Predicted 3D model of a 157-nucleotide RNA (c-di-AMP riboswitch aptamer (ydaO/yuaA leader)) from a Pseudonocardiales bacterium. The model forms 92% of the base pairs in the Rfam consensus. The sequence was found by an Rfam model in a public genome assembly. The coordinates come from a structure-prediction model, not an experiment, and the mean pLDDT is 79.
RNA sequence: CGGGCGGCUCUGCCGAAUCAGUUCGUGUGGUCAGCCAGACGACUGAGCCGGGAACCCGAGCACAUCUGGGGUGAAUCGCUCCCGCACGUCGGGGAGUGUAGGGCUUCUUCCGGCCCGAACCCGUCAGCUAACUCGGUAGGCAGACGAGGAAGAGGAG
Numbered sequence: 001c002g003g004g005c006g007g008c009u010c011u012g013c014c015g016a017a018u019c020a021g022u023u024c025g026u027g028u029g030g031u032c033a034g035c036c037a038g039a040c041g042a043c044u045g046a047g048c049c050g051g052g053a054a055c056c057c058g059a060g061c062a063c064a065u066c067u068g069g070g071g072u073g074a075a076u077c078g079c080u081c082c083c084g085c086a087c088g089u090c091g092g093g094g095a096g097u098g099u100a101g102g103g104c105u106u107c108u109u110c111c112g113g114c115c116c117g118a119a120c121c122c123g124u125c126a127g128c129u130a131a132c133u134c135g136g137u138a139g140g141c142a143g144a145c146g147a148g149g150a151a152g153a154g155g156a157g
Stems, first nucleotide, its partner, number of pairs: 009144006018046004023042004028037003047137006057127001068125001069122004077098007101116005107152005
C1' cells in the first nucleotide's frame, strides 16, 4: 500500500414486513422510600399487506367439474440438448438460450448501463363481491465521500 473476515454505528436497496404502549411478567440500575430509566418475554393497538365472503355482474346458458382446482409472488411462456422411463408418446429431472413481467443505477424523469425472471402454500375447495370474518408484519443484501449522462426539482450561500 492492497485484499479478505468479524463486531458496532450510520446510510441505502428488495420486500407489506414499520411504529407505538397509562397492558402483564421477569430481573437490572438510580433513589431513604415513592418513583424514574432502560433490557428480555408475552400481549395489545395504529399503519401497511394478503385470504375468505352477498345482491348485481360474469354474455347468449354465462362458472365449471381427473387433463383436478386454487393462493402469495415480477417470477409466466417457448426452443435446443442431455439423463432415465418407455421402446410409440405423455409426464419427470438437469443444462443452455430466449421471453411475458419485475428491480437497481443513492431527489425525480428520460437515456445509457447492470440484474431477477425463484421459492413456497392450501388440500378436492374458494369468479367478482359491501357488511362481516381470518391471517401476516419475515427474511436477504450493499456501502463508508463513495454514486454514469441530460433535463428538472429542491436546498445552501